Predicted 3D model of a 74-nucleotide RNA (transfer RNA) from Arthrobacter sp. zg-Y1110. The prediction has a mean pLDDT of 81. Its Rfam family is "tRNA". It is annotated as a transfer RNA.
RNA sequence: GCGGAGGUAGCUCAGCUGGCCAGAGCACCUGGCUUCCACCCAGGGUGUCGCGGGUUCAAAUCCCGUCCUCCGCU
Numbered sequence: 001g002c003g004g005a006g007g008u009a010g011c012u013c014a015g016c017u018g019g020c021c022a023g024a025g026c027a028c029c030u031g032g033c034u035u036c037c038a039c040c041c042a043g044g045g046u047g048u049c050g051c052g053g054g055u056u057c058a059a060a061u062c063c064c065g066u067c068c069u070c071c072g073c074u
Stems, first nucleotide, its partner, number of pairs: 001073007010026004019057001028044005050066005
C1' cells in the first nucleotide's frame, strides 16, 4: 500500500431486505423483604448506534470520506 471482518448501554452481544419511542443477558440504581448484609420480589435503559457529511418524509441499517481494533496479501 491492497483486501476482508468488526466498532451499538458499564461489560458481552443481537438488530443491518430503511419505518413502533433503539433491545437482550450480566452489572448498576431505587423501593420492598431482613436486626444488618446476601438471596428473593417490584420498578428503572442509564445510549450522539466510532466520527463527519450525503440520500430520504424517515438512517444503527443505504452512499462517500475518515479514525481505531483484528486477520490476510504484497